[in-house]
RNA sequence: UAAUUGAAGAGUUUGAUCCUGGCUCAGAUUGAACGCUGGCGGCGUGCUUAACACAUGCAAGUCGAGCGGUAACAGGCGUAGCAAUACGUGCUGACGAGCGGCGGACGGGUGAGUAAUGCUUGGGAAUCUACCCAGUAGUGGGGAAUAACCAGCCGAAAGGUUGGCUAAUACCGCAUACGUCUACUUCUCAUAUCGGGAGGUAGGGAAAGCAGGGGACCGCAAGGCCUUGCGCUAUCGGAUGAGCCCAAGUCGGAUUAGCUGGUUGGCGGGGUAACGGCCCACCAAGGCGACGAUCCGUAGCUGGUCUGAGAGGACGACCAGCCACACUGGGACUGAGACACGGCCCAGACUCCUACGGGAGGCAGCAGUGGGGAAUAUUGGACAAUGGGGGAAACCCUGAUCCAGCGACGCCGCGUGUGUGAAGAAGGCCUGCGGGUUGUAAAGCACUUUUAGUAGAGACGAAAAGCUUCGGGCUAAUAUCCCGGGGUCUUGACUUAACCUACAGAAAAAGCACCGGCUAACUCUGUGCCAGCAGCCGCGGUAAUACAGAGGGUGCGAGCGUUAAUCGGAAUUACUGGGCGUAAAGCGCGCGUAGGCGGUUUUGUAAGUCGGGUGUGAAAGCCCCAGGCUCAACCUGGGAACUGCAUCCGAAACUGCAUGACUGGAGUAUGGGAGAGGGCAGUGGAAUUUCCGGUGUAGCGGUGAAAUGCGUAGAUAUCGGAAGGAACAUCAGUGGCGAAAGCGACUGCCUGGCCCAAUACUGACGCUCAUGUGCGAAAGCGUGGGGAGCAAACAGGAUUAGAUACCCUGGUAGUCCACGCCAUAAACGAUGACAACUAGACGUUGGGAGGAAUUGCCUCUCGGUGUCGCAGCUAACGCGUUAAGUUGUCCGCCUGGGGAGUACGGCCGCAAGGUUGAAACUCAAAGGAAUUGACGGGGACCCGCACAAGCGGUGGAGCAUGUGGUUUAAUUCGAUGCAACGCGAAGAACCUUACCUGGCCUUGACAUGUCCGGAAGACCGUAGAGAUAUGGUUGUGCCCGAAAGGGAACCGGAACACAGGUGCUGCAUGGCUGUCGUCAGCUCGUGUCGUGAGAUGUUGGGUUAAGUCCCGCAACGAGCGCAACCCUUGUCCUUAGUUGCCAGCACUUCGGGUGGGCACUCUAAGGAGACCGCCGGUGACAAACCGGAGGAAGGUGGGGAUGACGUCAAGUCAUCAUGGCCUUUAUGGCCAGGGCUACACACGUGCUACAAUGGUCGGUACAAAGGGUUGCCAACUCGCAAGAGGGAGCCAAUCCCAUAAAGCCGAUCGUAGUCCGGAUCGGAGUCUGCAACUCGACUCCGUGAAGUUGGAAUCGCUAGUAAUCGCGAAUCAGCAUUGUCGCGGUGAAUACGUUCCCGGGUCUUGUACACACCGCCCGUCACACCAUGGGAGUUGUUUGCACCAGAAGCAGGUAGCCUGACCGCAAGGAGGGCGCCUACCACGGUGUGGUCAAUGACUGGGGUGAAGUCGUAACAAGGUAGCCGUACGGGAACGUGCGGCUGGAUCACCUCCUUU
Repeated sequence: UAAUUGAAGAGUUUGAUCCUGGCUCAGAUUGAACGCUGGCGGCGUGCUUAACACAUGCAAGUCGAGCGGUAACAGGCGUAGCAAUACGUGCUGACGAGCGGCGGACGGGUGAGUAAUGCUUGGGAAUCUACCCAGUAGUGGGGAAUAACCAGCCGAAAGGUUGGCUAAUACCGCAUACGUCUACUUCUCAUAUCGGGAGGUAGGGAAAGCAGGGGACCGCAAGGCCUUGCGCUAUCGGAUGAGCCCAAGUCGGAUUAGCUGGUUGGCGGGGUAACGGCCCACCAAGGCGACGAUCCGUAGCUGGUCUGAGAGGACGACCAGCCACACUGGGACUGAGACACGGCCCAGACUCCUACGGGAGGCAGCAGUGGGGAAUAUUGGACAAUGGGGGAAACCCUGAUCCAGCGACGCCGCGUGUGUGAAGAAGGCCUGCGGGUUGUAAAGCACUUUUAGUAGAGACGAAAAGCUUCGGGCUAAUAUCCCGGGGUCUUGACUUAACCUACAGAAAAAGCACCGGCUAACUCUGUGCCAGCAGCCGCGGUAAUACAGAGGGUGCGAGCGUUAAUCGGAAUUACUGGGCGUAAAGCGCGCGUAGGCGGUUUUGUAAGUCGGGUGUGAAAGCCCCAGGCUCAACCUGGGAACUGCAUCCGAAACUGCAUGACUGGAGUAUGGGAGAGGGCAGUGGAAUUUCCGGUGUAGCGGUGAAAUGCGUAGAUAUCGGAAGGAACAUCAGUGGCGAAAGCGACUGCCUGGCCCAAUACUGACGCUCAUGUGCGAAAGCGUGGGGAGCAAACAGGAUUAGAUACCCUGGUAGUCCACGCCAUAAACGAUGACAACUAGACGUUGGGAGGAAUUGCCUCUCGGUGUCGCAGCUAACGCGUUAAGUUGUCCGCCUGGGGAGUACGGCCGCAAGGUUGAAACUCAAAGGAAUUGACGGGGACCCGCACAAGCGGUGGAGCAUGUGGUUUAAUUCGAUGCAACGCGAAGAACCUUACCUGGCCUUGACAUGUCCGGAAGACCGUAGAGAUAUGGUUGUGCCCGAAAGGGAACCGGAACACAGGUGCUGCAUGGCUGUCGUCAGCUCGUGUCGUGAGAUGUUGGGUUAAGUCCCGCAACGAGCGCAACCCUUGUCCUUAGUUGCCAGCACUUCGGGUGGGCACUCUAAGGAGACCGCCGGUGACAAACCGGAGGAAGGUGGGGAUGACGUCAAGUCAUCAUGGCCUUUAUGGCCAGGGCUACACACGUGCUACAAUGGUCGGUACAAAGGGUUGCCAACUCGCAAGAGGGAGCCAAUCCCAUAAAGCCGAUCGUAGUCCGGAUCGGAGUCUGCAACUCGACUCCGUGAAGUUGGAAUCGCUAGUAAUCGCGAAUCAGCAUUGUCGCGGUGAAUACGUUCCCGGGUCUUGUACACACCGCCCGUCACACCAUGGGAGUUGUUUGCACCAGAAGCAGGUAGCCUGACCGCAAGGAGGGCGCCUACCACGGUGUGGUCAAUGACUGGGGUGAAGUCGUAACAAGGUAGCCGUACGGGAACGUGCGGCUGGAUCACCUCCUUU
């Protein structure tokens, strides 16, 4: 500034993070289709597939003012006839067929072919152009035919043929010739050459009339003649259209690299409208190609359209320009123009007609049909308008066009009502039952009438042409004709239209998708990994906002969704605008060609570059401003733009080019220097092995341990000698050299590169490098040598479940040399080369300079090689003058993972193989760095009855008890690694009891509510196993009320709501509990660091039982845990003194019994005490530790209670509670009996033992803590005993249970299956209890089993502990000598220590684990499916080469036949036609190649697939570190050899395996 107004992200890899990277979504769009739905109008648009085949109709005719004429129609005239009518007549309007002219080359359709004979943009010269415009000149005079028509013949038809007549603006000579063409020639201009202009001579070549009018003249007439108009001929220009040439641009493939014989050029001809190998003869050997030829695939091109901020990307419907095509292929004719969509000829395929002899046809025109397809319309109206053809015109034709019809196919507009209306109606849905929501929504009331409907009225699109008249022009003319004006008469398919008015009435008009996140929008029910959804992530396995339905909500709205497709987002091919150390990506390394890039400076030029002008860039479209339809879509006008191309002028900084100079880049010369740089030849010593000889004797060797092997035929060991091959210890070093691979004893010869110093010289000579070329570890290959050691393969021995391995003993290729191949490695700094710039510090190596100077040293500098580090960079790790920093130049490479570095093809190789290098299919990830955990057959430190040191057990026996298993009608259920198994169960004969069998009940054994009846209750019967059923007797209560009656509790009955469930889900839950673990941890706030997850704090140095404390520290603080506070026990004190106690006093039956006392014990309340407080030592002067004193107690004094954040979907729905589900004459309830107690067996936990530290007998002593009225039960009596009788005392510091036992003192037994041990069995009893058969405990008598100290393995315990001894309690009618919980008595041993086992804590390291090692994960095999490679071949597409063949046609030839115009008196000729021949050539055929596609028995690998097999390769040191290249071997992952890499842990140790 009118015309540049504009750029967004999200989901998904992880436990979490950052990055890389793909996949997916939100947007816009479409000639669309499909699903559901659908009121109106306007404007557009509609076979994208089969260029598949087409029935029927129409789409190109017109001219009588070119011609002969008259088949049909109409009129006139004539004849006949009264008329109707018939006949005749081209006379008129007109006109079938025909001759002739113009037009059928336009308009309309389609996109098959075409990658350039095309298109686009811009140029060019060697051309043609009907009709049209302007100019000039002419239009004279003759001739011969032929269709139509008539007649005949052939044919089914299409049609053909013979004879005869006739016209022309049809055809043919002749005359004339401005100009033009050809030949010759003159002058002139220009020029390297072709040439241009002006003349002359000679030669060749034209024509047609028609219509209107008419004064004079001529003519019998027609007419001539004149004139006007149209036409005709020649020609010069124009316009328009067309042909040709050039440059640039115009898809993919190099797994297409060479192509080409008229090919490239020349000379000369031919041909064309025209240039030209366009064609021909001859000559030359060229032409194109990495700036992509040739070949293959695909494709009409453009203006533009869609998208995008743009740059771009994709597309090329409608509209417009160009091209190509018209059933397929070929060909020409006519014509101004065609090799012709609705023309011709031929060949082919197909269809139709046929009388079988022959014919006809070409919708990719408009409609329409079939077919194909997901899919695309009417066999409509009109020439009214616009345009086209013909005509003088009227007019005719026009499926061009204008309209209408059909389709929500698209865009745009409108409507489906508006206001009011709370009782917040009903109904629906949800509900915590109160309500909420649908919802002012509806109803109701009051209004409006767009659109649709009915009726009326009603434009624009129409301008012309025609007729008439006026003026002007032409003319002899007042004719005609032309131009201008006036008048007049008509012309609308659309149209039942637009627009307007009236009428009636809310009346006729809303759906679709979605609601887990992305992404706006939530609840209920059903379903139960089913049915289903899904764009990605993902939902669904009983509480699904994700499936299906419903209610509600959100979005858009006559549409809404889905599918397909394009662009965007995607900076995910990066020009704008990316990368390559580890994510995908630097060639193994040099040399070097093309190419790209290039130091300082002078002058010139003007290709690039910059500025300006001119031409062009069609219109439409986009954009802007106006205008027209009521608006908009749509349309009209003007502008801007079209970023381009061409050309002219100007500028000269930069690049290029040319030119002259320079020295800084690069190089050369001189003098020094270091070095495992390379090649060849020779020499040396140590060691291994073998052989010979000596000494010598039984082993050697080897391993985790062994064995194979060697050795009495003398090994190993040791000494001497000899042979042979290979490699070169020490020096040796993040030292040196080399481009890399690589190079290591010494000497000689040959040789490459590098560094330093100081000068001189050349003068940009440079850098990089596609293709190319050379070098290139190890393994491997070929030929010939060599062979000591080592050692793939192989053999044997071990190990092992196996061991094709790791270990051992042997051992062949090979390793070595020469020559020739191979060309790959983790060929790595995973880092291309060159150049410049950008802080330093400290080493080391090679030179030089300066200082100091005996050496040692210090400073500076150039070249290498390392470590750290600033800025900066990086996703982070890290890099950091040797860059991964900041820049420049050039090359190489990458674009998700797998398939795959595979297949096919090419090239290389003797082979092995290398190099180049895909696709189908499949997944939503694959990956990098870092973080927190967890884990490791990783490391460090620390702790624990973890090991060790000890004591005692278990495992063996018998029994008890629990569990598994088995059995059973049932053996109810749960617990089931540690952390189930003397567990729930602190006590199953019935009950319990949940299980089984059988008999019963159905509002129920229990709760609440309604109604009726009755108090309740007590007692006695009958039947039955009982539950239960059925009788009888008795009895009348409490409250209110005068009574009647009512009420409360209780019992019975009825119906319904409901009860009930030890039924399921502990993986829906609450609560409670176990466990790691009484382990020392787990976190937070603020700050700081990091992009972030996170880190720091909490790590470190010490110390502790302790994250206990101290110190340090980018941390400072805090919380939950630890500790302490609580209980108990150990000492003392105070208070109190019965039921306790008794020192002293008194009494006594001798018993704290009594008086008395509370001192002591004790009881139970409160206090004190212990804190590393004190001393010494160690330590950082700290925390703390060690020792000591004092003390009842010493470092937490002992014991208990107390259990952080969390883990185990740990346990429990059967304690209880509870969601959901299930059941309801049963899964509920009652009863009897049975079962839970079974028994081949296995395991756990215990008891008792095996004996003398003991058993038995006798005597005798000392506790604590508990319990007791449905109870404990004394004394006394009886019984061998269990017990019975008895009844005192006690609601308990009073009485009872209640004698504690081991111990001690004696006696006996004498090592034995016993005087041990007591199981089992027989008999007799006691007690509890309705009831001891299944199935209780105890007593007595008798019986007297196993067992003589327990395999592998395994458990507990660190002091009042273990061991051992008894006592009590809970539960309980009874039942525990063995379980559990308590109580006291007696009362040890050992701990060097932390290597190992187990568990735990902290730090660190590796990780491919995160469900976290019970992890992850690899390969073969087996099964199913999918795509693909090879494959004897088979079938087809396309194409090269060679040959055969040759329709129609043009051209050429022509001895045959025919022939009107012209020439000739004639004969005949010229010319023409037919026929025949030749060349070219379509279809077709044969042979042989290439290419692509389909298919193919069989076969190869690959991919995918909840639970298949074998192993365990990888991830931790993955249990033999892994990986790369190569070779050999093996069921498989893999193993081994050789060389290489770190992208390997650890810093000394020890077999193998270890799945999920």
Small-subunit ribosomal RNA from a Gammaproteobacteria bacterium, 1556 nucleotides, folded computationally. The coordinates come from a structure-prediction model, not an experiment, and the mean pLDDT is 84. Rfam family: Bacterial small subunit ribosomal RNA. Its family is annotated with ribosome and structural constituent of ribosome in the Gene Ontology.